[in-house]
Annotation: The part of an RNA shown here (large-subunit ribosomal RNA, domain V) has 585 nucleotides and comes from Solanum habrochaites. Model confidence (mean pLDDT): 81 of 100. RNAcentral holds the full RNA, with entries from SILVA.

Context: one part of a larger RNA
Formats: sequence, structure tokens, C1' cells
RNA sequence: CCUACACCUUCAAUUAAAGACCCUAUGAAUUUUCACUGUUCCUUGGGAUUGGAUUUUGGCCUUUCAUGCGCUGCUUAGGUAGAAGGUAAAGAAGGCCUCCUACCUGGGGUCUUCAUCCAUUAGUGAUAUACCAUUCUUGAUGGGUUAGAUUGCUAACCUUGUGUCAGGACCUAUGGUCCAAGGGACUGUCUGAGGUAGACACUUUCUAUGAGGUGCAGGUGUCCCAAAAGGUAACGGAGGCGUGCAAAGGUUUUCUCGGUCCAGACGGAGAUUGGCCCUCGAAUGCAAAUGCAUAAUGGAGUUUGACUCCAAGACACAUCCGUCGAGAAGGGACGACACUCAUACAUAGUUAUCCAAUGGUGCCGAGUGGAAGGGAAAUCGCUCAAAGCAUAAAACUUACUCUAGGGAUAACACAAUGAUCUUCAUCUAGCUCUCAUAUCGAUGGGAAGGUUUGUCACAUCGAUGUCAACUCUUUGCCACCUGGGGCUGUAGUAUGUUCCAAGGUUUGGGUUCUUUGUACAUUAAAGUGAUAUGUGAGAUGGGUUCAGAAUGUUGUGAGACAGUUUGAUCCAUAUCCUAUGUGGU
Repeated sequence: CCUACACCUUCAAUUAAAGACCCUAUGAAUUUUCACUGUUCCUUGGGAUUGGAUUUUGGCCUUUCAUGCGCUGCUUAGGUAGAAGGUAAAGAAGGCCUCCUACCUGGGGUCUUCAUCCAUUAGUGAUAUACCAUUCUUGAUGGGUUAGAUUGCUAACCUUGUGUCAGGACCUAUGGUCCAAGGGACUGUCUGAGGUAGACACUUUCUAUGAGGUGCAGGUGUCCCAAAAGGUAACGGAGGCGUGCAAAGGUUUUCUCGGUCCAGACGGAGAUUGGCCCUCGAAUGCAAAUGCAUAAUGGAGUUUGACUCCAAGACACAUCCGUCGAGAAGGGACGACACUCAUACAUAGUUAUCCAAUGGUGCCGAGUGGAAGGGAAAUCGCUCAAAGCAUAAAACUUACUCUAGGGAUAACACAAUGAUCUUCAUCUAGCUCUCAUAUCGAUGGGAAGGUUUGUCACAUCGAUGUCAACUCUUUGCCACCUGGGGCUGUAGUAUGUUCCAAGGUUUGGGUUCUUUGUACAUUAAAGUGAUAUGUGAGAUGGGUUCAGAAUGUUGUGAGACAGUUUGAUCCAUAUCCUAUGUGGU
């Protein structure tokens, strides 16, 4: 070396289980609620089942009556129309008595008289309650109808009965017949409406994102980035818009702003006036950048082109949108004319389709004529702002959770990077009584390392077990102790600094899950790192990080917390390699 057995568990990112953490899905389910939309329970009143009376209050119709005061005027003249007479021995006018009434007044009776009384005239806008008709305001009375309320009734209906009867036997049976009692047009049931319980049900709960969540953003105009045409990304850097203007539009004509300095009463840095100089620094309704003095800035006159129907040709562009536009026709504004004028110095000031609406319309009109309805042109209604706009209409929770997937994407570990970190060297301003470099050293720039915190998201989500002490290794040197040197602001002792050196060595207990830290006692010293922040198929499981429970806070709630507390399953018989022991050859 080969080989056998035993043993061990370093490696095979060992085996087992389509990762439970995390993200994604126009996946699922549970629970919750002031998410959305419904259903039921419940409740309110209407109608039916549902009848007959009393009392009473409203509305309407109707009968008979009454009621009505401007001034003038016999007078308390409601309006209008007709009408010259009407009434009266079946008793006119007047007096008296009596009844009703608070009074006026009305009814009845009676006496006398034998016959009138009221109108037509004069006044008034209008003329008679002389008579008749109709009608208004307000009220009374009788009737009808309708609605509401109230109180009795009994026959529907309801309840109770150890009341009764038992049909060929039985029936205290939650049954039937007949009664009795108590309620009673209520209740109950049906029907169609209003309100209303997560009690129940179907669902929804956006996307981007240097993981996700929180925050912020989502349309649109300007500038930079943008690399001298155009275009060009990011959760790159700035500051804007969701309008305003009937003049701040058109045209004709005309003017020049702003600032320093100087001079000048109040008057000053700054008001109004003059001068010199600068020359576009002002102004433009508002952001920015471009433009603009020939003005696109400022003023005045006059006006509505802030027009109708078309449009060659271009810019831009996946599409849909968007932008510019000579010119032709019509009818106009201004101007002497030429001309100019299809809003404005230009670039933001915004929303498709469906549906609904408005006023017009030489269009269609289900046999015909119409109509309903529709069409085309015009106008109008969306923080549909998640702005190419899923619906008219939508929030949470899950640690009780589930599925499909993802290393397209986070937490541990590796790689990369090296801002941060650690170490080294360098320049020399300075401190060190003097003297940059014995020692220390600001500032600046230069390297190394890959132990910190990060960044990144390359490998792993059909799983590489995550903190710590325990056990047991190997190793670097930037050296804690021991060894050997140099320098010194090295007298000695003890230090300081530096060079060589990794052979050996590097403690014990207290508190905390702790690494760390802190305090105690020692020691020659109580080094610093790497080893998947070594090591769980070696062990522990105290902490983190499931299900139970509690507390503080928070939330309407289900629940939540890098807040706290307690509790809680750590599997494996070793195939290979390595290591160890004992044999064989």
C1' cells in the first nucleotide's frame, strides 16, 4: 500500500418533508367592522280575513234661514239680472198681554178699527227686504257622504276546561262533537310598502417600489441631467398648472423703459422736477427657459376676425390623441391706401366611450297618415386626479391558517465592494526650556487588511438548522507573557518606542440568555483574529421565532407590538471519505 472487523462522526453544503419565515398570485379560507350590496328576525302604519251599534271631532255636498254700517241720503243699500206693480176680510196698520232670547228681534194670543201697508218721485257711482231669480262673505239648523278617535256588543277569530258525549271495543289523547268560561273585531295569518341587527350571505380591499411595509408618487407645461440636430432613464436635481382677461382681443396711430451719480422747499435710501452717464439691466396677468426696443412693453381712437364652409402641404407619432398652415368661397372690422385680422409673444390651464339632458333640424318613421322613438350637426353633465378612465355601488385581520410558486425577492451564512472600520507608511504646522521626527503630532493626500456597521441582491426558498456558554481541533501574526537586539529627554530600578521571533504559555469564581461590559481576587501574562461570526447526523435549549395565557400601550373591532411575563416534542440502526484501535497478507 491492499484488505477485514470494531469504533468515531470531520466531510459528502448527508437522508427525511415541492420552506411554515419573506415576497408574488387580478389564489383560498376563518374571524371582524360605522367596507359595499343584499336576506332574515324585529318594528311601524295600509289592504284582506272583518261584523253590528254608541258618543264625538274634522272635510265635502245639500235643505231652510240669518248675516253685510266709507261719504251723501227717510236708513246698517253685499253683487248681478228681471220687474211696474206686489200684499191684504183665510184680516193691512196700530195698541195691549204672554212664551223663547242677555238685548235687538221672532212666534203665538187678544182688543179696537173696517183698510190699508210697501214701492214707483228727491238724493246716490249703483235702487229697493215691493215681488221674483241667481250668487258671494260669515254663521246657524236638518240630512247625506267621507276620514279619525272613543266606549259598549257578539256571531267571525283566539285561549282555557280532571266540563260533556263515545257512534259495536278504547280514548286524562297535544285529537273530535257539543257545551261552559274568558277575551274579541283586537290578536294571529296572507299581501304589498317604510325603517332596521355582521344574526346570515356573496364579494371587494390598485400599481410602482434597489424585498415588502410606512412614507411618497401616478395627468400635464418649463429648465438641468442630455454627451453643440432630434430623441434619451432613475423613488435624479429645481420651481409650476387645474386659470385669469369683453379687454389684458382685432385694427389704425403714437411713445420708450429701468438704474447709479449730481442739482433742487418741506423731502428722508426711496414720491414729484431737471441734467449727465450706462444701453436693454425694465416690462410681458401667472412657473421656468427662449424671445422681444423695427418692439411681442406703455398710451389713445374705433371696433368684434374670440367669424361660417373648405384645405394643398408639413411637424410629431405603435395606435388613439396632439401641433402648424399658405390658399379658395361667403359675409365683415380697422385704415387714405398697401395691407392686417380664423383670439391673445409662444410653450401648461385638462378626460375617451356608454348613458342622460337642452334648443333647433330640407334625415328615418315596422300596411298608409301621424306619433313614439331614433339619426346627423351644435351645446351641456365626471378631483371617472389610481387621470387609456374594470362597477351606479366596496374596508380590515390572521401567531389558527392553507395552496400554487419564487432564490425573478428579503431575514442567517458565502462571494463582490471597502463608504464606515482596523492597521501601516508619508508631508511637516506645532508641543517638547532650546530642538519637527527620544516621545507626541493638527491638516492633507497614499496604501494594506477583509475581524465591525453598511451597500449589493450573484448561488441557495422540491430547506445549507439561527444566538450563547459546554466539548474538541487546526491556524495567521498586526506579539499579552517568556527569549534576543537598536534608539532614548537610557545613571540604577521601573518605563517609553522600535526590530527579530508563533517553540511554549495565556486563571478563578459574582451579575446577566447573553457575545460584550462591569466590579472582585490572583497572575510572568490574563493577546488579537481566522476556521460557514469553527463545532446541534457531538450534547444543552437559557434567549430569539408557532399554537395557551396575562399585562402595558394601541385599535370601534377581529387583532397588533425589535414592549414585558410565564409555558412549550431538538429524529436518524453511518453507505463512502477522513480519524482511531486490533488483525490478515